[in-house]
RNA sequence: CGAGCAGAGCAGACAACCGCCGCGGGCCGAAGGGCAUCGUGGAGGAAAGUCCGGGCUCCACAGGGCGGGAUGCCGGGUAACACCCGGUCGGCGUGAGCCGAAGGAAAGUGCCACAGAAAGCAGACAGCCCUCAGGGGUAAUGGUGAAAAGGCAGGGUAAGAGCCUACCGGAUACGGCGUAAGUCGUAUGCCAGGCAAACCCCAUCCGGAGCAAGAUCGAAUAGGAGGGGAUGAAGCGGCCCGCUGACCCUCGGGUCGAUCGCUUGAGGAACGUCGCAAGGCGUUUCCCAGAGAAAUGGUUGUCAUAUACAGAACCCGGCUUAUGAGCUGCUCGUUUU
Numbered sequence: 001c002g003a004g005c006a007g008a009g010c011a012g013a014c015a016a017c018c019g020c021c022g023c024g025g026g027c028c029g030a031a032g033g034g035c036a037u038c039g040u041g042g043a044g045g046a047a048a049g050u051c052c053g054g055g056c057u058c059c060a061c062a063g064g065g066c067g068g069g070a071u072g073c074c075g076g077g078u079a080a081c082a083c084c085c086g087g088u089c090g091g092c093g094u095g096a097g098c099c100g101a102a103g104g105a106a107a108g109u110g111c112c113a114c115a116g117a118a119a120g121c122a123g124a125c126a127g128c129c130c131u132c133a134g135g136g137g138u139a140a141u142g143g144u145g146a147a148a149a150g151g152c153a154g155g156g157u158a159a160g161a162g163c164c165u166a167c168c169g170g171a172u173a174c175g176g177c178g179u180a181a182g183u184c185g186u187a188u189g190c191c192a193g194g195c196a197a198a199c200c201c202c203a204u205c206c207g208g209a210g211c212a213a214g215a216u217c218g219a220a221u222a223g224g225a226g227g228g229g230a231u232g233a234a235g236c237g238g239c240c241c242g243c244u245g246a247c248c249c250u251c252g253g254g255u256c257g258a259u260c261g262c263u264u265g266a267g268g269a270a271c272g273u274c275g276c277a278a279g280g281c282g283u284u285u286c287c288c289a290g291a292g293a294a295a296u297g298g299u300u301g302u303c304a305u306a307u308a309c310a311g312a313a314c315c316c317g318g319c320u321u322a323u324g325a326g327c328u329g330c331u332c333g334u335u336u337u
Stems, first nucleotide, its partner, number of pairs: 001333007010324001012303007020042006026035003044309001048320002051318005056210004063241004068206005073087005088102001089100004103201002108199002110195003125142002127138004150168002153165003169191002171188007214260004224251005235243001267286008
């Protein structure tokens, strides 16, 4: 200098004038309310996707079973999780690093086209050896294929074969280390492909619906019409059992107004402490959007690395996607000293 990998942050700032919303005051008014009054606060790192997990609300005896769904190496964190941290194994990369749908193929079923003789209990096409022939032995060599009775080399044999030996791989047994997943060593000729992100088996977990949830107040109209119901309505949950025990369904008509839910939280910040870390604990301190057809906009000036993606609607913890300019650490290459 170039090319990469990873991490934590920022997302314009300051000032003035006018304008909008919340909260707390002030003034006026009998009250409902009003004010050209004061102070203060006011969109994100992803607010996005609606993909997970919850808080909260309602139904509910959440009781049993079936079905269905999710997770899937080990340990830890968390309110919880399919998330996060640490580790093991496997794959990719020269590397920094990244990814993993990572239990079981010996419970069963199924698939592996074409080629090949043969593709899950399986072979003998060519070939080699023995035999007068008939036939027997063989799986080393050739051939097909992604894959063919562990691989490779030697000995041995009629010709061959783990038949035997050395090395390697798998499996099993024993031992060491580790909480564990695993890993290392020794021994034994014990030697059965792949796919479960195929159906399935195993282990663990799971009631449902959702702020348009729900609660309160007010107002108005037509207890109008038809049907079902203790021989059991509605209910919870797709079905069954069970429980409960009186309303339910369809058509039609009226009101579709106001308030709450609505922001103090599994909350933020600083310091200390425990832990490899994710995180936990303690002390101090702060209040930081609650709109309601949808609030933060406009103008001017100065500065700046001169901005991109983009706007809360019950709230929180994650994941994924979009994106601008910088900072820190690390890896590789080239050149110079």
Notes:
Bacterial RNase P class A from a Synergistaceae bacterium, 337 nucleotides, folded computationally. Rfam family: Bacterial RNase P class A. By type it is a ribozyme. It is recorded under the gene name rnpB. The sequence is in RNAcentral, with records from ENA.